[in-house]
RNA sequence: CGGGGUGUAGCGCAGUUGGUAGCGCGCUUGGUUCGGGACCAAGAAGUCGCAAGUUCAAAUCUUGUCACUCCGA
Numbered sequence: 001c002g003g004g005g006u007g008u009a010g011c012g013c014a015g016u017u018g019g020u021a022g023c024g025c026g027c028u029u030g031g032u033u034c035g036g037g038a039c040c041a042a043g044a045a046g047u048c049g050c051a052a053g054u055u056c057a058a059a060u061c062u063u064g065u066c067a068c069u070c071c072g073a
Stems, first nucleotide, its partner, number of pairs: 001072007010025004019056001027043005049065005
């Protein structure tokens, strides 16, 4: 320098046929317990790496760009 892959909640991931953004663990509150753990109920937490474009509508399509990673030179 060229090409590929990945980037979504605190952590690990799903969602890629465009239509209100989810799961597990963790966290908070309450119940249960002498207390803890386990269990049960409820809840909080995300500008979907960033910017722009297309569209009535974008995590999803297009372009650029950043980080990490793999291959090649």